About this RNA:
This is a predicted structure of an 80-nucleotide RNA (c-di-GMP-I-UAU riboswitch aptamer) from a Nitrospirota bacterium. Model confidence (mean pLDDT): 86 of 100. Its Rfam family is "c-di-GMP-I-UAU riboswitch aptamer". The family has 6 seed sequences and 17 matches in Rfam 15.1. Gene Ontology term of the family: cyclic-di-GMP binding.
RNA sequence: CACCGAAAGGGCAAACUUCAGGCAACUGAAGGACGCAAAGCCACCUAUCCUGCCAGGGCAGGACAGAGGGGCUGUCGAAG
Numbered sequence: 001c002a003c004c005g006a007a008a009g010g011g012c013a014a015a016c017u018u019c020a021g022g023c024a025a026c027u028g029a030a031g032g033a034c035g036c037a038a039a040g041c042c043a044c045c046u047a048u049c050c051u052g053c054c055a056g057g058g059c060a061g062g063a064c065a066g067a068g069g070g071g072c073u074g075u076c077g078a079a080g
Base pairs, nucleotide, nucleotide: 003080004077005076011036012035016031017030018029019028020027021026034066040072041071042070044069045068046067048063049062050061051060052059053058
């Protein structure tokens, strides 16, 4: 240093509930913890979802970073 993941200190926060925003997917805040070493950031690719259009294959716009990949950054250091 890489794999890897014991310990410790911290961090994030699923479902659900309330309030607010959005046609919707969904988002923000508060509560709440299922989980997470990138569950930090970026919609570039794929998947999924929403809205509109098309006779149709599909097209356009959007959502999602907690579906997979990719890019950038990043905590600790036992055993092996």